[in-house]
RNA sequence: UAAUCAUCGUAGCCGAAAUCCAUCCGGUGGAUAGAUGCGGGGGACCCAACUUCCCGGGGCGUAUUCCGACAGGAUAGGGCACUUCCAGGCCCGAGCCCGACAGCUAACCUCGCAGGCGUUUGGAAGGACAUGA
Numbered sequence: 001u002a003a004u005c006a007u008c009g010u011a012g013c014c015g016a017a018a019u020c021c022a023u024c025c026g027g028u029g030g031a032u033a034g035a036u037g038c039g040g041g042g043g044a045c046c047c048a049a050c051u052u053c054c055c056g057g058g059g060c061g062u063a064u065u066c067c068g069a070c071a072g073g074a075u076a077g078g079g080c081a082c083u084u085c086c087a088g089g090c091c092c093g094a095g096c097c098c099g100a101c102a103g104c105u106a107a108c109c110u111c112g113c114a115g116g117c118g119u120u121u122g123g124a125a126g127g128a129c130a131u132g133a
Stems, first nucleotide, its partner, number of pairs: 004133004009129002012117003018036003022032004037113006047103001056101001057098004065074003077092004082126007
């Protein structure tokens, strides 16, 4: 170093919301700037779409739709601690933005990297790390 085996060893989660570096400050932290990475929006040809009327329309997000006494209920959908699957159980099912305008979309332009939490049972399979042989 590699392989195999063993361990009643280990791992924070949702989310794009992270990593690295420099400077500064009142310094377990924060601010600013940069790089990388991640996520979103706008935006051609081609393609899609293409009549009339009513309802304006669109975007982020899992967060939509129906009922309703407007309190709420049900529900598409999403989450439950390394990952996947099976059988149960539980929780969420919000909020915000654009402002009459946006199909897709190369070049190009532009925005964000917040916030909220400490959280299930049984079974099967498969990884990472650590320790030991």